[in-house]
Context: one part of a larger RNA
RNA sequence: UCCGGCGAGUUAUGGUGAACGGCCUGGUUAAGUUUUUACGGAACGGAGCCUCAGGGAAACCGAGUCUUAAUAGGGCGUAUAGUCGUUUGCUGUAGACGCGAACCCCAGUGAUCUACGCAUGAGCAGGUUGAAGCGAGGGUUAUACCUCGUGGAGGACCGAACCCACUUGGGUUGAAAACCGAGGGGAUGACUUGUGCGGAGGAGUGAAAGUCUAAUCAAACUGGGAGAUAUCUCGUUCUCUCCGAAAUAGUUCUAGGGCUAGCCUCGCGCCACUCUGUUGUGGGGGUAGAGAUACUGAAUUGGAUAAGGGCGCUUCCCCGCGUACCUUACUGAACCAAACUCCGAAUACCACAAUAUUUAUCGCGGGAGUCAGUCCCUGGGGGAUAAGCUCCAGGGUCAAGAGGGAAACAACCCAGAUCGUCAGCUAAGGUCCCAGAAUUAUGCUUAGUCACUAAGGAAGUUGAAUUGCGGAGACAACCAGGAUGUUGGCUUAGAAGCAGCCACCAUUUAAAAAGUGCGUAAUAGCUUACUGGUCGAGCAAUUCUGCGCCGAUAAUGAACGGGAGUAAGUAUAAUACCGAAGCUGCGGAAACUAGUAAUAGUUUGGUAGGAGAGCGCUGUUAAGCAGAUACAGGCCAUACCGUAAGGAGUGGUGGCGGGCUUAACAGGUGAUUAUGCCGGA
Numbered sequence: 001u002c003c004g005g006c007g008a009g010u011u012a013u014g015g016u017g018a019a020c021g022g023c024c025u026g027g028u029u030a031a032g033u034u035u036u037u038a039c040g041g042a043a044c045g046g047a048g049c050c051u052c053a054g055g056g057a058a059a060c061c062g063a064g065u066c067u068u069a070a071u072a073g074g075g076c077g078u079a080u081a082g083u084c085g086u087u088u089g090c091u092g093u094a095g096a097c098g099c100g101a102a103c104c105c106c107a108g109u110g111a112u113c114u115a116c117g118c119a120u121g122a123g124c125a126g127g128u129u130g131a132a133g134c135g136a137g138g139g140u141u142a143u144a145c146c147u148c149g150u151g152g153a154g155g156a157c158c159g160a161a162c163c164c165a166c167u168u169g170g171g172u173u174g175a176a177a178a179c180c181g182a183g184g185g186g187a188u189g190a191c192u193u194g195u196g197c198g199g200a201g202g203a204g205u206g207a208a209a210g211u212c213u214a215a216u217c218a219a220a221c222u223g224g225g226a227g228a229u230a231u232c233u234c235g236u237u238c239u240c241u242c243c244g245a246a247a248u249a250g251u252u253c254u255a256g257g258g259c260u261a262g263c264c265u266c267g268c269g270c271c272a273c274u275c276u277g278u279u280g281u282g283g284g285g286g287u288a289g290a291g292a293u294a295c296u297g298a299a300u301u302g303g304a305u306a307a308g309g310g311c312g313c314u315u316c317c318c319c320g321c322g323u324a325c326c327u328u329a330c331u332g333a334a335c336c337a338a339a340c341u342c343c344g345a346a347u348a349c350c351a352c353a354a355u356a357u358u359u360a361u362c363g364c365g366g367g368a369g370u371c372a373g374u375c376c377c378u379g380g381g382g383g384a385u386a387a388g389c390u391c392c393a394g395g396g397u398c399a400a401g402a403g404g405g406a407a408a409c410a411a412c413c414c415a416g417a418u419c420g421u422c423a424g425c426u427a428a429g430g431u432c433c434c435a436g437a438a439u440u441a442u443g444c445u446u447a448g449u450c451a452c453u454a455a456g457g458a459a460g461u462u463g464a465a466u467u468g469c470g471g472a473g474a475c476a477a478c479c480a481g482g483a484u485g486u487u488g489g490c491u492u493a494g495a496a497g498c499a500g501c502c503a504c505c506a507u508u509u510a511a512a513a514a515g516u517g518c519g520u521a522a523u524a525g526c527u528u529a530c531u532g533g534u535c536g537a538g539c540a541a542u543u544c545u546g547c548g549c550c551g552a553u554a555a556u557g558a559a560c561g562g563g564a565g566u567a568a569g570u571a572u573a574a575u576a577c578c579g580a581a582g583c584u585g586c587g588g589a590a591a592c593u594a595g596u597a598a599u600a601g602u603u604u605g606g607u608a609g610g611a612g613a614g615c616g617c618u619g620u621u622a623a624g625c626a627g628a629u630a631c632a633g634g635c636c637a638u639a640c641c642g643u644a645a646g647g648a649g650u651g652g653u654g655g656c657g658g659g660c661u662u663a664a665c666a667g668g669u670g671a672u673u674a675u676g677c678c679g680g681a
Stems, first nucleotide, its partner, number of pairs: 001681006011094013026050003032044004054061002064076004097235002100232001104225006116198008124189001126158003129154001133150006162186003166183005201217001203213002238614006248261005262370002264367006274360001276356008289343001290341002296337002300333004305329005310323004373398001375396008403414003418588004423584003429578003432563003438575007450565001456550002460547002463544007477534005483507003488502003513528001517526002589604006615670001617667009631657001634653005640647002
């Protein structure tokens, strides 16, 4: 993982609703008693309970009563319907749909493991070192001290047994629920070990690690309280039909849980234009926008003036003067605001009227679920005008929605699936091939742009516009000139058009700067402006615009879905076609509404959830039925019937046990899932 079997809203009692029934001259018995051919019942039993009258704390009064000095006012009552059963929804109390804790408490059992202690025993190859003490000699007045011996101390040394467990390799569904290999530490000691004994669960023991107390320890194990409790997780078993949510508000030691409301469903009731839509009329507003001599505030710049301050100058002091400084006031210009407004929409909202719908609204009662929402568009707050971010508001989708499109793709676009159909029309989106369906016309694009992106960049190219030059010859190119005073003056070592400063005149001219750039130490040299000639028709600059280009770098090759395409790209226009579970045709089913009916119209996606109708299993009761070629259940095969759960028939197998139909009743009544339980593979 698979197969088979088992496996979860039950029962009692109290309450509260619904449906059905009995009685209503109110209903009903409980314990118990009597009786019973068929033990299923029947009769009696009125104690008690509900109802028939309420008000008050009560005395008490009573269709009233209480409050109070007071009927002055007010509160609660009075105009009536109940009660007992059966079934069922929900709920309280009980284990209360099933399984599941970690825990807490009580009573016992454990120190054969292990920690510590006590008693009594046992063990430690071999080798090394050589303390004290003692002796002899030296030495001293005598000691001290020195040397040589002797001696055999030590939580001494090396190293087996023994004990331990530092490193590393293996092992890691192991050979082993802690081992094996190679090394390592202690090894006469706070050593190791045998046997016996001691103390225990909030207790022991502990050279202390919360260690150890029988593979269990921040409180052992066994039994019991016990089905502890679980706002948590998982699971909760047949079918069809009707309707169909929520992920919000308030509150909560509350935030993944509750309660009340909102939204769903079922039943009953009531009628008002009650709700909703559209149109019209009438309203209030201070949002979007806008504004600034209409305020508050912010903020840029100009101006003349005034006041105060600072700074500087002046002065014996008082004065005074200046100011590219600061503040306030005035004024010009341009401008800003969620907490500014002289203004001010669209929508939305409110009221009224008409109209459409026809109870949709609303009220009462039974049952819920929901309180983690998500993405997209719009208006905002937070954030960085970040987030598949977060928090609101309005709308939509998904959630609970299948189908078509977007290659694939809950939340985007189209569109809401009752069933069947080898019929038709369309939506979004498409029509070269994959792959259903296409052509025409006029442009643009050359980048394979199309088929990811920006600032920025560029004589890419299309269209439009403005300005200027041009047969009195433009623009580009080529040929020629480009001079003189003068090397302007100053500065400078030098400065001659060309380091720098000042000036920038004049002459000859077709034209030529006191010089545009390069260049030289300075000159020189090249070049430009400017002019003539050759040539012969458009040229130059700027702005807007369509489509392109660069910008363009990431880890497998991966940014049209692929092939491929110069249109099969793109813009505009036209006409066709394809295309969905949409719409239509044909044929069925169901629900609701209208109707006497025939029939007609509308509807039938659906999670949580509400409501309704059924199928099947086991047993009981009653009536009926099949069966000797037996029959029934079971198993195997099967092309039949039913909208489904399901139900037959036939054949085979099997072989005495039961079965089928109808009606009703009762329930240990339906399993792909609970890391479910048991058995098997």
Molecule: large-subunit ribosomal RNA, domain II
Organism: Bacteroidaceae bacterium